Context: one part of a larger RNA
RNA sequence: CGACACUGAAGGAACUAGGCAAAUUGCAUCCGUAACUUCGGAAGAAGGAUGACCUAUGAGAGGGCAACCUUUUGUAGGUGGCACAAAACAGGGGGUAGCGACUGUUUACUAAAAACACAGGACUUUGCAAACUCAAUAGAGGAAGUAUAAGGUCUGACGCCUGCCCAGUGCUGGAAGAUUAAGAGGAGGGGUGCAAGCUCUGAAUUUAAGUCCCAGUGAACGGCGGCCGUAACUAUGACGGUCCUAAGGUAGCGAAAUUCCUUGUCGGGUAAGUUCCGACCCGCACGAAUGGCGUAACGAUUUCCCCGCUGUCUCCAGUGUCGACUCA
Numbered sequence: 001c002g003a004c005a006c007u008g009a010a011g012g013a014a015c016u017a018g019g020c021a022a023a024u025u026g027c028a029u030c031c032g033u034a035a036c037u038u039c040g041g042a043a044g045a046a047g048g049a050u051g052a053c054c055u056a057u058g059a060g061a062g063g064g065c066a067a068c069c070u071u072u073u074g075u076a077g078g079u080g081g082c083a084c085a086a087a088a089c090a091g092g093g094g095g096u097a098g099c100g101a102c103u104g105u106u107u108a109c110u111a112a113a114a115a116c117a118c119a120g121g122a123c124u125u126u127g128c129a130a131a132c133u134c135a136a137u138a139g140a141g142g143a144a145g146u147a148u149a150a151g152g153u154c155u156g157a158c159g160c161c162u163g164c165c166c167a168g169u170g171c172u173g174g175a176a177g178a179u180u181a182a183g184a185g186g187a188g189g190g191g192u193g194c195a196a197g198c199u200c201u202g203a204a205u206u207u208a209a210g211u212c213c214c215a216g217u218g219a220a221c222g223g224c225g226g227c228c229g230u231a232a233c234u235a236u237g238a239c240g241g242u243c244c245u246a247a248g249g250u251a252g253c254g255a256a257a258u259u260c261c262u263u264g265u266c267g268g269g270u271a272a273g274u275u276c277c278g279a280c281c282c283g284c285a286c287g288a289a290u291g292g293c294g295u296a297a298c299g300a301u302u303u304c305c306c307c308g309c310u311g312u313c314u315c316c317a318g319u320g321u322c323g324a325c326u327c328a
Stems, first nucleotide, its partner, number of pairs: 001323008010314002014312001019309001027051005036041001038157001052079012080084001092307004097302002099299002104116002120155007132141003158294004163224003168221002170217005177212003183206002188201005225243005252286001253283001264280005
């Protein structure tokens, strides 16, 4: 000097990115227990008291033929100690907000989460020799199932809901029309030959899916405006005009896991708060199953605050064990 343990005056988070680490709590019985809530919970909420031993005595349970043995519990009185769940084992607690409903799963060896999954919801395909997958011959799975089934995609308990746009892209449908390959067709033309012929080329016409075209479809991919004026102070603009668009963002939420300007402004908490909570709304650049907004319970999740507790700190000190180090 270090590792691992233990102890510490006064203070008690002043430490720090952050109470990281440590400390506190811890068992049983009795009392007592809030908001909120899906009425199940929250809850061991929180908070408080008691606990050893001796004496007397009440009640009960089990065993035993009985004597009696084992054991649970109540009441009253007393004894000793600094300390009686005397060691060891053995929850710190509360409030607030975000995210995800939940139990679960995951980067074997830096990430356990808000990621994945999930029950529930929706769309879509599939009529059975099913769709789809493996394999491409056979066969197998799906399934010894049959649309209350099976596959695919999205969303993600529950509650309230899920607005407008089919112009583009996709998908579905469409006995017309346009276009369209090989094939069919063969007018005509070229080469050669005396010719028959051989050979090359070839217009019209016919002709599929597809495409064009016409519709439908958003819990399909996706998208959801600008400028100018206007009310008897000012400000604002219910209102009007105009341009463009397929349609111009509805409900709800909003400086948000989204807000650049920004430590926005106001309020709360602190003596002092770039974080936090509640509001406001000029939303750079929220928004409705790429789901929107809420939500009890749950979480080795994230944020902020409070109580308790402490060597985290003010500010370090000591002890033990083992190293390092010095000497032999």

Large-subunit ribosomal RNA, domain IV from a metagenome, 328 nucleotides, folded computationally. The full RNA is in RNAcentral, with records from SILVA. The coordinates come from a structure-prediction model, not an experiment, and the mean pLDDT is 88.